[in-house]
RNA sequence: GCGAGAGUAGUUCAGUUGGUAGAACGUCUCCUUGCCAAGGAGAAGGUCGCGGGUUCGAGUCCCGUUUCUCGCU
Numbered sequence: 001g002c003g004a005g006a007g008u009a010g011u012u013c014a015g016u017u018g019g020u021a022g023a024a025c026g027u028c029u030c031c032u033u034g035c036c037a038a039g040g041a042g043a044a045g046g047u048c049g050c051g052g053g054u055u056c057g058a059g060u061c062c063c064g065u066u067u068c069u070c071g072c073u
Stems, first nucleotide, its partner, number of pairs: 001072007010025004019056001027043005049065005
């Protein structure tokens, strides 16, 4: 230099054919218990790496860019 893959909640990851984003763990509050652990209920937490484009509508499609991993030269 060329090609491929990955980047989504604090962490690990889903997200199907474009229809407005979820799970588990963690955190906080409450309930249960004499206390802890365990269990139950609820809540908070997201510019979907960044910047544009297409579209009525983009995590998803297109372009650029950045970081990481792998391969080729």